[in-house]
Context: one part of a larger RNA
RNA sequence: CGUUUGAUACUUGAGGGAAUUCGACCCUAGUACGAGAGGACCGGGUUGAACGAAUCUCUGGUCUAUCGGCUUUCUUACCAAAGGAAUGCCGAGUAGCUAUUAUUCGGUCGGGAUAAGCGCUGAAAGCAUCUAAGCGCGAAGCCCACCCCAAGAUUAGGUAUCAUUACCCCCUAGGAGAUGACUAGGUUGAUAGGUUUCAGGUGUAAGACCAGCAAUGGUUUCAGCCGAGAAAUACUAAUUGGGUAG
Numbered sequence: 001c002g003u004u005u006g007a008u009a010c011u012u013g014a015g016g017g018a019a020u021u022c023g024a025c026c027c028u029a030g031u032a033c034g035a036g037a038g039g040a041c042c043g044g045g046u047u048g049a050a051c052g053a054a055u056c057u058c059u060g061g062u063c064u065a066u067c068g069g070c071u072u073u074c075u076u077a078c079c080a081a082a083g084g085a086a087u088g089c090c091g092a093g094u095a096g097c098u099a100u101u102a103u104u105c106g107g108u109c110g111g112g113a114u115a116a117g118c119g120c121u122g123a124a125a126g127c128a129u130c131u132a133a134g135c136g137c138g139a140a141g142c143c144c145a146c147c148c149c150a151a152g153a154u155u156a157g158g159u160a161u162c163a164u165u166a167c168c169c170c171c172u173a174g175g176a177g178a179u180g181a182c183u184a185g186g187u188u189g190a191u192a193g194g195u196u197u198c199a200g201g202u203g204u205a206a207g208a209c210c211a212g213c214a215a216u217g218g219u220u221u222c223a224g225c226c227g228a229g230a231a232a233u234a235c236u237a238a239u240u241g242g243g244u245a246g
Base pairs, nucleotide, nucleotide: 001152005163006162007161008160009159010158011157015149016148017147021049022048023047024046025045026044027043033038051106052105053104054103055102059099060098061097062096066092067091068090069089070088072085073084074083075082076081110144111143112142117137118136119135120134165245166244167243168242169241170186171185172184173183174182191237192236193235194233195232196231197230198229200226201225202224207220208219209218210217211216
């Protein structure tokens, strides 16, 4: 831009895509079969491999503005306590992200038309013959079925509602994200920050007191501190305003 008024929501499905895998064991049954050795079809069940999808409850990884330990050096005048030095090095680690290294799930069932093949009826050819007319069965394969996209399907579809409201710029943000876009909000407000409480992490802060000559230890103290998590709370910021369509 088109779909011939515009908008919102829900849809139909022409067409397209993805997937389609393969074992082992048990029962049937040591049955049918077979002199024996051996050893089934059919049917049912269990459990895997590889592949694929989703997710983070568990098991792990990572977690560079979290917590703790430690050395050297510099700074805060000194002690103590802190801070910087590619995260100084090390031990842990929430949210998030993530792994056949984790968890869950998937391939099913069924229908239709068939291939090779197996048949029924049956002539040409008084017989015979699955075929010439006609009819049936028959595969991991084909078409459906299951999942995803889908009306630019120009054959541009359908239904409901609204039409005096709707949207954008702008701003607060993230379940989104290169940018647009999308989503949650903009005081009639919990959108983000802050604060409080909780979860969770680290592991018992500083200061003071006590014991010890001291290093150090103990008590106050399951403390102190804390990024992303949950809830509450308008304290701060989403102010004011402008534009477009009709």
A computed fold for a 246-nucleotide part of an RNA from a Minisyncoccota bacterium, annotated as large-subunit ribosomal RNA, domain VI. The organism belongs to Minisyncoccota, within Bacteria. The full RNA is in RNAcentral, with records from ENA. Its Rfam family is "Bacterial large subunit ribosomal RNA". Gene Ontology terms of the family: structural constituent of ribosome and ribosome. The literature on the family includes a 2001 paper in Science by Yusupov et al., "Crystal structure of the ribosome at 5.5 A resolution".